This is a predicted structure of a 269-nucleotide part of an RNA (large-subunit ribosomal RNA, domain VI) from a Betaproteobacteria bacterium. The prediction has a mean pLDDT of 88.
Context: one part of a larger RNA
């Protein structure tokens, strides 16, 4: 820009893409078959491999904004307690998120029409013949079925809901002028996000829990500081499952989402 008024929401599916894999064991059954050795079809079940998707409860990884330990050094006057730097200084753990080696799920079933092939009925050709008329069976292939995209499918679809004025003129289809109006809805802007390169998408904007803060909780770390007691001291014990605790959960208007402005018109040959 188009989709023939504008808008919001929900959809149909022409078409396109994805997927389509396979093993072992057991039952049927040591049955059918076979002298024996051996050993099934059909049907049913269990457990795997590779591949793929989603997810983070579990097992782990990461986790440079959490906790603790610790070395050197500088500083906070000193002690104590801390901070900076040294690859996050090093080390032991670890929330959220992200993640695989972790977890869950998938290939299917089924339907249709068929291939090779197997048949029924059956003439031409008194027989025979699956074929000439007619009618069946039959494959991971084909069309559906499963998942994703999808009306620029210009063949532009469907459904629901919402919104929108008067006067005059004319060479009278779509045109012009004046006054009034600016709808529904959208955007800008702001607070943000399990969304994201930007954009887009989604949530929220005081009729508010959108983010931060605060409060409570969870989780992690692992027993804070200070003081007391014991010990010459290093240190230990008690107060004490203490103190601290990011991205998590719930709550709470304290802070910031203020107010505006712009687009969009007026019933659609």
């Nucleotide at each position: 820009c188009g989709u023939u008024g504008g808008a919001a929401a929900u959809u149909u599916g022409a078409g396109a893409g994805g997927a389509u894999c396979u093993g072992u064991u057991c039952c049927u059954a040591g049955u059918a078959c076979g002298a024996g050795a051996g050993g099934a079809c059909c049907g049913g079940a269990a457990c795997g491999g590779a591949c793929g998707a989603a997810c983070c409860u579990c097992u782990g990884g990461u986790g440079u904004g959490c906790c603790a330990g610790u070395u050197g050094u500088u500083c906070c006057g000193c002690c104590a307690g801390g901070a900076g730097c040294a690859a996050c200084g090093c080390u032991g753990g670890g929330u959220a998120g992200c993640u695989a080696u972790g977890u869950u799920c998938g290939g299917a079933a089924g339907a249709g029409a068929u291939a090779a092939c197997c048949g029924c009925u059956g003439a031409a050709a008194g027989c025979a013949u699956c074929u000439a008329a007619g009618c069946g069976g039959g494959a991971a292939a084909c069309u559906c079925g499963c998942c994703u995209c999808a009306a620029g499918a210009u063949g532009a679809g469907a459904c629901u809901u919402c919104c929108c004025g008067g006067a005059g003129g004319g060479u009278c289809a779509a045109c012009c002028u004046c006054c009034c109006u600016a709808a529904a809805g959208g955007g800008u802007c702001g607070u943000c996000g399990g969304a994201g390169a930007c954009u887009a998408c989604g949530a929220c904007g005081u009729u508010g829990a959108u983010a931060g803060g605060c409060c409570g909780g969870a989780u992690g770390u692992g027993g804070a500081a200070g003081c007391g007691c014991g010990g010459u001291a290093a240190c230990g014990c008690g107060u004490u499952g203490a103190g601290c605790u990011a991205a998590c959960c719930g709550g709470u208007a304290c802070u910031a989402a203020u107010u505006g402005c712009c687009c969009g018109u007026g019933c659609g040959g």